[in-house]
């Protein structure tokens, strides 16, 4: 240098234009003789930032900025 893909809760990760979700973690309660096993219940994100389309953008479009990978 040129090409692709990633970027969303602490953590792995879904959502592909209309109310942001899951599992693991964390906080609390029940349960146990007790527990990291089991059961309810709840807290937590301005979807990496900046425009732009559009009534509406996490989604689409352009830059940037971080990551990976791949050609030379």
């Nucleotide at each position: 240098g040129c090409c692709g893909c990633c970027c969303u809760a602490g953590c792995u990760c879904a959502g592909u234009g209309g109310u942001a979700g899951a599992g693991c973690a964390c906080u609390u309660c029940c349960a146990u003789g007790g527990u990291a096993a089991g059961g309810a219940a709840g807290g937590g994100g301005u979807c990496u930032c900046g425009g732009g389309u559009u009534c509406a953008a996490a989604u689409c479009c352009c830059g940037a900025g971080g990551g990976c990978g791949g050609c030379u």
Predicted 3D model of a 72-nucleotide RNA (transfer RNA) from a Candidatus Peregrinibacteria bacterium. Lineage of the source: Bacteria > Bacteria candidate phyla > Candidatus Peregrinibacteriota. It matches the Rfam family "tRNA". By type it is a transfer RNA. Rfam describes the family as follows. Transfer RNA (tRNA) molecules are approximately 80 nucleotides in length.